A computed fold for a 265-nucleotide RNA from a Candidatus Anstonellales archaeon, annotated as Bacterial large signal recognition particle RNA. The coordinates come from a structure-prediction model, not an experiment, and the mean pLDDT is 76. Its Rfam family is "Bacterial large signal recognition particle RNA". For this family Rfam cites "SRPDB: Signal Recognition Particle Database" (Rosenblad et al., Nucleic Acids Res, 2003). Rfam describes the family as follows. The signal recognition particle (SRP) is a universally conserved ribonucleoprotein involved in the co-translational targeting of proteins to membranes. Its Rfam clan is "SRP clan". Rfam classes the family as a non-coding RNA gene. The gene name in the source record is ffs. The RNAcentral record of the sequence draws on ENA.
């Protein structure tokens, strides 16, 4: 110095979470490019730290260690910011009233609108009127099996005359219907008078002369605010960004130190 092989060596690491720890299976960042299966969160194993299996590089500053610089990422705190929700206050708008301008549509010189008058609409009271109840007085009919009359078949007593007397039959009494008049009361309105009330509403007349009615829109003024919408302020959750501090920390670079098999030329 070359070949062959092979293993002390490598075949991955951190950060969460979990654990008495420490690993892996899970979550999440990263790196090499030389691994692959089996089991494993009521979990699978170890105790200075993965079990079983079955391959691979590879003899080099490769592996180890410890410093030092960078650094992907990730935790943690505090700040400021964004987004969604909830909560509470705040403004508006949405809603109501009056009211302006103007637009449309209707109505108007066959007279808008306002004003007077008169009557109706309302209450009161009187007179009629209808209906109803109640009660009076007539009239007409119905009416007592017993405790009201008259008659009194038939049967009963009786020696006869005759006597009592059921039914039925008239007549009535308490009554009850009907009818008619008269009171009193109540109720009604296509009734009259009268007194008022009301300031709406409808009718009719006059007086006067161009405006009025509805609806949407825009302003102004007040008024409500239970619900909804909109913006704003706090404050609280929850999920981003960001800036400082710290904590871990893959990798990478360099320094230094350990450490390293066999075999044949």
């Nucleotide at each position: 110095c070359g070949c062959a092989g092979u293993a002390u060596g490598c075949c991955g690491g951190g950060a969460g979470g979990c654990u008495a720890g420490g690993g892996g299976u899970c979550u999440c960042c990263u790196g090499u490019a030389a691994c692959a299966g089996c089991a494993a969160a009521u979990c699978c194993c170890c105790u200075u730290a993965g079990g079983c299996u079955g391959g691979g590089c590879u003899a080099a500053u490769a592996c180890u260690u410890g410093g030092c610089a960078a650094a992907a990422g990730u935790g943690u705190g505090u700040g400021c910011u964004u987004a969604a929700u909830u909560u509470a206050g705040u403004g508006a708008g949405c809603c109501c009233u009056u009211u302006u301008a103007g637009u449309g549509u209707c109505c108007a010189a066959u007279g808008a609108a306002a004003c007077u008058c008169u009557g109706c609409u309302c209450u009161c009271a009187u007179g009629g009127a209808u209906a109803g109840u109640a009660u009076a007085u007539a009239g007409u009919g119905c009416g007592a099996a017993c405790c009201g009359g008259g008659u009194c078949a038939g049967g009963u007593c009786g020696g006869a005359a005759g006597a009592a007397g059921c039914a039925g039959c008239c007549c009535u009494a308490a009554g009850c219907a009907c009818u008619a008049u008269g009171u009193a009361c109540u109720a009604u309105g296509u009734c009259a008078u009268g007194a008022g009330a009301a300031a709406c509403a409808c009718a009719g007349a006059g007086u006067c002369a161009a405006g009025g009615a509805c609806a949407a829109u825009a302003g102004a003024a007040g008024g409500a605010c239970a619900a909804c919408u909109c913006a704003u302020u706090a404050a609280a959750u929850u999920a981003g960004g960001u800036a400082c501090a710290u904590g871990c920390g893959a990798u990478u670079g360099c320094c230094a130190a350990g450490c390293u098999c066999u075999g044949c030329g």